[in-house]
């Protein structure tokens, strides 16, 4: 000094699923908001498996730990439109920094 990688931030672009019932607040009604409830979603979080891999092992086409996911599960969350969240994507500056 250049930069792999990575870690917040900013901006853009970002899906699925009940206008479901019941009871309560508000209200002249509708909206709208709380709970239960039941149905339903997977792309915040998280859980188990576990593929390649990698290790152990006297009996080794074996048996044992470990091992990722956007595949599963649906605990969390979410569930007309709007708003808010959203994995990943792209760009910006910025921290850390392998290596040179």
């Nucleotide at each position: 000094c250049c930069c792999a990688a990575u870690c917040a931030c900013u901006c853009u672009g970002g899906a699925g699923a009940g206008a479901g019932a019941u009871g309560g607040c508000c209200u002249g009604a509708c909206c709208g908001c709380c709970a239960u409830c039941c149905g339903c979603c997977g792309a915040a979080g998280g859980g188990g498996c576990u593929a390649a891999c990698g290790g152990c092992u006297g009996a080794c086409u074996g048996g044992c730990c470990g091992g990722a996911a956007a595949a599963u599960c649906u605990c969390a969350g979410g569930u007309g439109c709007c708003a808010a969240g959203g994995a990943c994507a792209g760009a910006g500056g910025g921290g850390u920094g392998a290596g040179u």

Annotation: The prediction has a mean pLDDT of 79. A computed fold for a 100-nucleotide RNA from Chitinivorax tropicus, annotated as Glycine riboswitch aptamer. Taxonomically the source falls in Chitinivorax (Bacteria, Pseudomonadati, Pseudomonadota, Betaproteobacteria). It matches the Rfam family "Glycine riboswitch aptamer". Gene Ontology term of the family: glycine biosynthetic process.